[in-house]
The prediction has a mean pLDDT of 81.
A computed fold for an 85-nucleotide RNA from Candidatus Multiplicimicrobium inquinatum, annotated as transfer RNA.

RNA sequence: GCGAGAGUGGCGGAACUGGCAGACGCACUGGACUCAAAAUCCAGCGCCCUCUAAAGGCGUAAGGGUUCGACUCCCUUCUCUCGCA
Numbered sequence: 001g002c003g004a005g006a007g008u009g010g011c012g013g014a015a016c017u018g019g020c021a022g023a024c025g026c027a028c029u030g031g032a033c034u035c036a037a038a039a040u041c042c043a044g045c046g047c048c049c050u051c052u053a054a055a056g057g058c059g060u061a062a063g064g065g066u067u068c069g070a071c072u073c074c075c076u077u078c079u080c081u082c083g084c085a
Base pairs, nucleotide, nucleotide: 001084002083003082004081005080006079007078010026011025012024019068028044029043030042031041032040046058047057048056061077062076063075064074065073
């Protein structure tokens, strides 16, 4: 240099016929249980805004495009892995 694959909450990892983004697990937080803890059970757990919540907005490596609608399709770029020179 050429070709292929991958990039999603704190971590792993789903969602691919384009139709509620974050299922599920781990971690973490609150509660129950306990003399106390562990285990177990219940609830919560991205960011902004807000005293807090609700409502609203944003969020799939970065930027753009197509579309009523994009993690998914197209283009450019970055990073990593593999293969070929």

The sequence was found in a public genome assembly. Its Rfam family is "tRNA". The family's RNA type in Rfam is transfer RNA. Taxonomically the source falls in Candidatus Multiplicimicrobium (Bacteria, Pseudomonadati, Candidatus Omnitrophota).